Source information:
The part of an RNA shown here (small-subunit ribosomal RNA, central domain) has 345 nucleotides and comes from an uncultured eukaryote. Its mean pLDDT, the model's own confidence on a scale to 100, is 83. Its Rfam family is "Bacterial small subunit ribosomal RNA".
Context: one part of a larger RNA
RNA sequence: UUUGGUGUAAAGAGUUUGUAGAUUGUGGCUUUAGGUUAUUAGUAAAAAACUAUGUUUAUUGCUUAGAAAUACUGAUAACACUUAGUCGCUUGAGUAAGAUAGGGGUUAAUAGAAUUUUGUAUAUAGGGGUAAAAUCCAAUCAUUUACAAAGGAAUGCCAGUAGCGAAGGCGGUUUUCCGGGUUUUUUACUGACAUUGAGGAACGAAAGCGUAGGUAGCAAACGAGAUUUGAGACCUCGGUAGUCUACGCUGUCAAAUAUGAUUGUUAAUGGUAGGAGUCUUUUCUGUCAUAAAGUUAACACGUUAAACAAUCCACCUGGGGAGUAUAGUCGCAAGAUUGGAACUC
Numbered sequence: 001u002u003u004g005g006u007g008u009a010a011a012g013a014g015u016u017u018g019u020a021g022a023u024u025g026u027g028g029c030u031u032u033a034g035g036u037u038a039u040u041a042g043u044a045a046a047a048a049a050c051u052a053u054g055u056u057u058a059u060u061g062c063u064u065a066g067a068a069a070u071a072c073u074g075a076u077a078a079c080a081c082u083u084a085g086u087c088g089c090u091u092g093a094g095u096a097a098g099a100u101a102g103g104g105g106u107u108a109a110u111a112g113a114a115u116u117u118u119g120u121a122u123a124u125a126g127g128g129g130u131a132a133a134a135u136c137c138a139a140u141c142a143u144u145u146a147c148a149a150a151g152g153a154a155u156g157c158c159a160g161u162a163g164c165g166a167a168g169g170c171g172g173u174u175u176u177c178c179g180g181g182u183u184u185u186u187u188a189c190u191g192a193c194a195u196u197g198a199g200g201a202a203c204g205a206a207a208g209c210g211u212a213g214g215u216a217g218c219a220a221a222c223g224a225g226a227u228u229u230g231a232g233a234c235c236u237c238g239g240u241a242g243u244c245u246a247c248g249c250u251g252u253c254a255a256a257u258a259u260g261a262u263u264g265u266u267a268a269u270g271g272u273a274g275g276a277g278u279c280u281u282u283u284c285u286g287u288c289a290u291a292a293a294g295u296u297a298a299c300a301c302g303u304u305a306a307a308c309a310a311u312c313c314a315c316c317u318g319g320g321g322a323g324u325a326u327a328g329u330c331g332c333a334a335g336a337u338u339g340g341a342a343c344u345c
Stems, first nucleotide, its partner, number of pairs: 004316003007299002012313001014203004021196003025089006034082002036078009050066003054062002092193001093190004097185003100181001104178002108174003111155001116150006126137002163170002208249006217243002222238004260312006268290009294301002318345003327338004
């Protein structure tokens, strides 16, 4: 390296897009140019190795001869497949029209609960907190109650193993602009335009970083009170970054279905969401639960496969050292990415 693997043992890149490349529906025709196949000629040193002969008591050795090796080159021929060129086809793929579901994205406005703070009034000595306390707040009148105001953040019920999105993710209401999907029909149109995708590009939770705002609640750090042998914690009282907005950066995660994408084939049954229909069985697209065959080390998976096959990409090869060192690239930094070895068991 081949073989073998990647749900949980090492191993699917966080996701999408897409260049090169690889792979690729169907029917003609053309060219013999390449692959391919057959025949033939040549080359592929000798030695060694293998077979036989001679020598030798025999082995080794030596002598002579043979066979073999797979590849390359030339010539001739074949035309099933393939490559190249060209003309078509419609079933793959796509486009258009009507109807259709949705927390898909984005922009602006706005609503009602609640917390907090402030003001006025009410009322008086406690409140708060805990397993129990204390720190803490309170005669500068708290807590409570009523009314009013301010401000920020989040959207109760509906809400559902329900929906949408490539993933991250998305939930009050209305609005602006934008994207994707399902089903169905007359069908119409294009005519292989497809799949995957090294590099590349875009998106990418939370935390973090930069600039400018904002700051109600919560809350790393920090302070205080407890607990404790100690308490750098758990519990309590406070509390700053942050959490929010705009614009940039970062590019990571148990980014998980720990399961790459696409295509085809293979028993059923039940639930649920969206279509179509003859509405009554049916059918298509999603999403769940059992489960035949089959698979699996087992657990389990099972038409949404981890079954049976095909194409393409990524990745794995004992544990530690180590996702470290070094170097390159990226980044304001934090760091990210690519990524060893010695040594050791």